[in-house]
RNA sequence: AACUGAAAAUGGCAAAACCAUCGAGAGGUGGUGACGCAAAGUUUCCGGUCUUACGGACUAUUCCGACGAUAGCGGGACCGCCAGU
Numbered sequence: 001a002a003c004u005g006a007a008a009a010u011g012g013c014a015a016a017a018c019c020a021u022c023g024a025g026a027g028g029u030g031g032u033g034a035c036g037c038a039a040a041g042u043u044u045c046c047g048g049u050c051u052u053a054c055g056g057a058c059u060a061u062u063c064c065g066a067c068g069a070u071a072g073c074g075g076g077a078c079c080g081c082c083a084g085u
Stems, first nucleotide, its partner, number of pairs: 002085004012037002017032006035072001041078003045075003048070003054065004
């Protein structure tokens, strides 16, 4: 430096649900809680998915569109612990 994660060590993160709170919503944050994770560390660059306040179409309880959300949907980029080869 590259690849790998069988065994081990030191540690880390925290799904669902419930409570509080923010938000139009998707969802976020904090607490409780552990389903899982070797990048479940960082980043919306690409694709996907979700939402539609707002904007647009319209005869519309309708339709369309992220500038919103998701990094625990996948890929890319950046960075990192231990061990093995």
This is a predicted structure of an 85-nucleotide RNA (c-di-GMP-I riboswitch aptamer) from Marinobacterium rhizophilum DSM 18822. The source organism's lineage runs through Bacteria, Pseudomonadota, Gammaproteobacteria, Marinobacterium and Marinobacterium rhizophilum. The coordinates come from a structure-prediction model, not an experiment, and the mean pLDDT is 88.